[in-house]
Context: one part of a larger RNA
Molecule: large-subunit ribosomal RNA, domain II
Organism: Acidianus manzaensis
RNA sequence: GCCGGGGAGUUCAUGUCAGUGGCGAGCCUAAGGGGUUCAACCCCGUAGGCGUAGGGAAACCGAGUGCCCGCAACUCGGGAAACCGAGUGAGGGGCAGGGUUUGUCAGAGCCUGAAGUCACUGGCAUGAGGCUAGAAACCGGGCGAUCUAGUCCGGGGCAGGCUGAAGGCGGGGGAAACCCCGCUGGAGGGCCAUAUGGGGGUUCUGACGUGCAAUUCGUUCCCUUGACCUCGGACUAGGGGCAAAAGGCCAAUCUAGCCCGGUGUUAGCUAGUUCCCUCCGAAAUGCGUCUUAGCGCAGCCUCCCUGGAGGUUACUCGCGGGGUAGAGAGACUGAUUGAGAAUUCGAGACGAAAGUCUCGGGUUCUCAGUCAAACUCCGAACCUGCGAGCGCCUGAGAAGGGGGGAGUGGGUCACUCGGCGUAAGGUUGGGUGGCAAAUGAGGAACAACUCAGCCUCGGGUUAAGGCCCCUAAAUGCCGGCUAAGUGCCAAUCACGAAGAGCGUCCAUAGCCCUAGACAGCGGGAAGGUGGGCCCAGCAGCAGCCAUCCUCUAAGGAGUGCGUAACAGCUCACCCGCCGAGGCUAUGGGCCUCUAAGACUGGUCGGGGCUAAAGCCGGCUGCCGAGACCCGAGGGGUGAAGCUCAUUGAGCUUCACUCGGUAGGAGGGCGCUGUGAUAGGGCAGAAGGUGGGUCGUGAGAUCCACUGGACCUAUCACAGGUGCAGAUCCCGGC
Numbered sequence: 001g002c003c004g005g006g007g008a009g010u011u012c013a014u015g016u017c018a019g020u021g022g023c024g025a026g027c028c029u030a031a032g033g034g035g036u037u038c039a040a041c042c043c044c045g046u047a048g049g050c051g052u053a054g055g056g057a058a059a060c061c062g063a064g065u066g067c068c069c070g071c072a073a074c075u076c077g078g079g080a081a082a083c084c085g086a087g088u089g090a091g092g093g094g095c096a097g098g099g100u101u102u103g104u105c106a107g108a109g110c111c112u113g114a115a116g117u118c119a120c121u122g123g124c125a126u127g128a129g130g131c132u133a134g135a136a137a138c139c140g141g142g143c144g145a146u147c148u149a150g151u152c153c154g155g156g157g158c159a160g161g162c163u164g165a166a167g168g169c170g171g172g173g174g175a176a177a178c179c180c181c182g183c184u185g186g187a188g189g190g191c192c193a194u195a196u197g198g199g200g201g202u203u204c205u206g207a208c209g210u211g212c213a214a215u216u217c218g219u220u221c222c223c224u225u226g227a228c229c230u231c232g233g234a235c236u237a238g239g240g241g242c243a244a245a246a247g248g249c250c251a252a253u254c255u256a257g258c259c260c261g262g263u264g265u266u267a268g269c270u271a272g273u274u275c276c277c278u279c280c281g282a283a284a285u286g287c288g289u290c291u292u293a294g295c296g297c298a299g300c301c302u303c304c305c306u307g308g309a310g311g312u313u314a315c316u317c318g319c320g321g322g323g324u325a326g327a328g329a330g331a332c333u334g335a336u337u338g339a340g341a342a343u344u345c346g347a348g349a350c351g352a353a354a355g356u357c358u359c360g361g362g363u364u365c366u367c368a369g370u371c372a373a374a375c376u377c378c379g380a381a382c383c384u385g386c387g388a389g390c391g392c393c394u395g396a397g398a399a400g401g402g403g404g405g406a407g408u409g410g411g412u413c414a415c416u417c418g419g420c421g422u423a424a425g426g427u428u429g430g431g432u433g434g435c436a437a438a439u440g441a442g443g444a445a446c447a448a449c450u451c452a453g454c455c456u457c458g459g460g461u462u463a464a465g466g467c468c469c470c471u472a473a474a475u476g477c478c479g480g481c482u483a484a485g486u487g488c489c490a491a492u493c494a495c496g497a498a499g500a501g502c503g504u505c506c507a508u509a510g511c512c513c514u515a516g517a518c519a520g521c522g523g524g525a526a527g528g529u530g531g532g533c534c535c536a537g538c539a540g541c542a543g544c545c546a547u548c549c550u551c552u553a554a555g556g557a558g559u560g561c562g563u564a565a566c567a568g569c570u571c572a573c574c575c576g577c578c579g580a581g582g583c584u585a586u587g588g589g590c591c592u593c594u595a596a597g598a599c600u601g602g603u604c605g606g607g608g609c610u611a612a613a614g615c616c617g618g619c620u621g622c623c624g625a626g627a628c629c630c631g632a633g634g635g636g637u638g639a640a641g642c643u644c645a646u647u648g649a650g651c652u653u654c655a656c657u658c659g660g661u662a663g664g665a666g667g668g669c670g671c672u673g674u675g676a677u678a679g680g681g682c683a684g685a686a687g688g689u690g691g692g693u694c695g696u697g698a699g700a701u702c703c704a705c706u707g708g709a710c711c712u713a714u715c716a717c718a719g720g721u722g723c724a725g726a727u728c729c730c731g732g733c
Base pairs, nucleotide, nucleotide: 001733002732003731004730005729006728011128012127013126014125015124016123017122018121019120020119021118022117023116026050027049028048032044033043034042035041054061055060066095067094068093069092073088074087075086076085077084078083097112098111099110100109101108102107131272132271133270134269138262139261140260141259142258143257149236150235151234152233153232154231155230156229157228158226160192161191162190163188167184168183169182170181171180172179173178197224198223199222200221204218206217207216238254240250241249242248275668276667277666278665279664280663285298286297287296288295289294299408300407301405302404303403304402305401306400310393311392312391315389316388317387318386319385320384321383322382326378327376328375333372334371335370336369337368338367339366340365341364342363343362344361345360346359347358348357349356350355411435412434413433414432415431416430417429418428419427420426440451441450442449455633456632457631458630459629460628461627465623466622467621468607469606470605474620476619477618478617479616480615481614487609488608499593500592501591503590504589505588506587507586508585509584510583511582512581520577521576522575523574524573526550527549528548531545532544533543556571560569561568634658635657636656637655638654639653640652641651642650643649644648669722671719672718673717674716675715676714677713678712679711680710687706688705689704690703691702692701693700694699
């Protein structure tokens, strides 16, 4: 892991609500007792409980059928019917009234025109272990020092070698104290030590790391006459011991041992929680909370009762409210750039002084300009109140009211309007729509984007999006653009900016042009003069000043190159050749550059595509969903009719309707047992294996084989009643 078996909202009490039944201003017995085939059941038992009156702390006091509206229903009249009119009108609503408490009053609170009670069943709550499983802990009583820590008592053990303390003996020196030499001696938590002995456990942070081993193996290393090693016996016990102290050790367990008990500790946390179908269907918000992983109240969901005619998110109009977007010199407040003026304060310079000049600061004003969430002379869209109209919902029962049961109170994405942030699949708010709890079609794939809300089956038509192939449908038509494979992306993801381009297309405006434009080629481009100055020199061309006249078709006191200065080349300007458009500016479309990334060249989903299968504009077809339409069938709620009938059941027709998590409500299937009734079985029960049929489904039934003795249906009742999960428990494989 699989298979089989086991496995989780139970029981009692109390409270509350609903359903059903009994009795009813009453209802019920409890403990206990009697009868009984000691079974079912029947009878007794009135102690007590609930109700019949409330208000008040208490003393105490102590409640109406007076009027109106009117649903259902019934009656009457009209009518063929639908229906219309009138009356009565339970329940219901309104107004008056009453009881009592408070209060001087006014007023306010509670109550008031009689329905309860008992039993059973079901929902929920509370108390109990309280749906199941799960702590770490806490407390009590015991068991442990055969491991290990320390201590005590009695024992055992330590190859070999080195060093050579005190003391002693002999000799020498010295006045002495004392010193020196030699030998002897054998001290020391002395030294060395692979010792085939004992103890330790340093390094490789080696091996191993489901091991040989819940601490081992190899190597290396440390101690080895001592605070040494070791054996046997004994002592210290759990908030306690022991500890050369590491929170170490106290039996593979220690920042408080182990066992049993309190114990099913508690857990706002985690996991699990078992059959089917039908109807409806949320919330992730507000307030409070030693509270933000939880609860309570409200909101939102569901079911029942009541009620009896209006309700209303849309749209339009009318009358009001508003100060946002935008805008703003001449309307305020505040900020702000440049220029200027006036005034005032300060510093410095000059001056004998008067004073003048320079610089700097503040305030006010003028001119030109800019800005504002906490500015507004203005001011939309839009939002909102009331009224009307229209639409929609509603006697097939709206609004309103009461009650039972919940879940939720971690949200999230897109668009849009804000705050914070450089930003974020960021964070925090308002609005709307989705997802959550929504399947289907499209978007390559893709909770949230686009289209669109799935009862079942069949047929058709469309939506979004598409129509070369993968791949259903156009290699469709008309007109442009793009040469970059740009592109082949609705948006997001998965970008591409400012700026630049004699790439190319379009538009607008201006200018030149057959009296010949633009480009190209050929020719001319002169004289006064080398203008004046400056300068070593400067002659069109270092620099300064001036920039005239003549001849001309035209030619600057010179556009650039050049020379030391000249020279030389060239340009402006003019003529000729040529023969039709040219030049400039602005705006727009596509394209290019700007443009660098991390697995691969690595991608438009791919192939691939160039008068496209790209981009822009237009047109006609087609494909394409569970959408829409048609047909058939099923379910739910309700209405009408019919047939049966004990409150109900069935049939027909019609209206609306059938996505769904948490959750509410309803109806069923199956298992075990009990009672009653009816049956089956050795001519083959249960169980098993394989198949057929029926049912929306849980499931049911039939057949064959196997098996070899019990089993089932209907109506009731009772529950240890349904498994895929809980690192679930037990067994098998």